[in-house]
Context: one part of a larger RNA
RNA sequence: CGUCAGGAUACUUGAAGGGGAGUUCUCCUUAGUACGAGAGGACCAGGAGAAACGGACCUCUGGUGUUCCAGUUGUUCUGCCAAGGGCAAAGGCUGGGUAGCUAUGUUCGGAAGGGAUAAGCGCUGAAUGCAUCUAAGUGCCAAGCCCACCCCAAGAAUAGGUAUCCCUGUUACCGUAAGGUGACUGAAGGCUGGUCGAAGACUACGACCUUGAUAGACGCGGUGUGUAAGAUCCGUAAGGAUUUUAGCUAACGCGCACUAAUCAGCCAAUCGG
Repeated sequence: CGUCAGGAUACUUGAAGGGGAGUUCUCCUUAGUACGAGAGGACCAGGAGAAACGGACCUCUGGUGUUCCAGUUGUUCUGCCAAGGGCAAAGGCUGGGUAGCUAUGUUCGGAAGGGAUAAGCGCUGAAUGCAUCUAAGUGCCAAGCCCACCCCAAGAAUAGGUAUCCCUGUUACCGUAAGGUGACUGAAGGCUGGUCGAAGACUACGACCUUGAUAGACGCGGUGUGUAAGAUCCGUAAGGAUUUUAGCUAACGCGCACUAAUCAGCCAAUCGG
């Protein structure tokens, strides 16, 4: 910009089109049956599992988790004790670890079915009184083709559909008129701005903006760590015990307007009825 003659918001259709997927093996039953002198050993049919690959996810099992918790060495600082902070190559080292992200973890998938076929196998059947699957006609049949399954998708220019919302007023000039060009008003809605996000390079996308739980703070909970500091007691002391399953706790859940989402600006309207 377009989408048959207004402007919007939301939800959609999908034989217009495009992309993805499509795998294989083992075992059991049938059945030691058919077959075969024996050795051996099925088709068909039914069932179970596995591998690799792919999608999604984080309940479980693990990984990470640069500071959530604890331990600990050296040194330095907070006057000292105690308790702590800094540094030790951009975590000093060590043991764990929430959210998130993850695989080696969990779960799901390939199917079944229909249509037209290939090679192949046929039916009827002439040319050629026979024969012949083919010449007319007509069947069966593949992991392959077209559907079916999943995703994208109306710029699918034959530009689709459904629901809802909004205005359709005033006026100047030109024109005989139909109408044309502008100005005002500024609807629904959108944009800007702000608080943010399991969205993200930016942009975009999504949530919210006081008629409010969007983020922070705070409260409660959860999770993690593993029993804080101080005090008392025991021990000459290192240390231990009790108070105390304590103290602290990131990204998690719920609650709660305390703080910040202020105020507002801009864009945007018709041939017809």
Large-subunit ribosomal RNA, domain VI from a Candidatus Omnitrophota bacterium, 273 nucleotides, folded computationally. Rfam family: Bacterial large subunit ribosomal RNA. Gene Ontology terms of the family: ribosome and structural constituent of ribosome. NCBI's taxonomy places the organism under Bacteria, Pseudomonadati, Candidatus Omnitrophota.